[in-house]
TPP riboswitch aptamer (THI element) from Chthoniobacter sp., 84 nucleotides, folded computationally. The sequence was found by an Rfam model in a public genome assembly. Taxonomically the source falls in Chthoniobacter (Bacteria, Pseudomonadati, Spartobacteria, Chthoniobacteraceae).
RNA sequence: GCAGGGGAGCCACACCGGCUGAGAGGUCUCGCGCGAGCGAGACGACCCUUUGAACCUGAUGCGGGUCAUGCCGCCGCAGGGAGC
Numbered sequence: 001g002c003a004g005g006g007g008a009g010c011c012a013c014a015c016c017g018g019c020u021g022a023g024a025g026g027u028c029u030c031g032c033g034c035g036a037g038c039g040a041g042a043c044g045a046c047c048c049u050u051u052g053a054a055c056c057u058g059a060u061g062c063g064g065g066u067c068a069u070g071c072c073g074c075c076g077c078a079g080g081g082a083g084c
Stems, first nucleotide, its partner, number of pairs: 001084002003049004009019003026043007055080003061074004
């Protein structure tokens, strides 16, 4: 450089907000719903691509802490995971 992978939680609330984090679903379209909302697709931001804890499974796991939550640690030289 090109190509590819991935997640979006918890608390409070009439509203504004608060916590961790790189990021806590930003925009458009469509579908469902009386509604609040929910789901799908495309695009965007961000992180990661084998030197791979980005992310998934184990896991409704174990310990600590918190109003609560992958919030922190363990698990983890466990199993997977996207490259030229």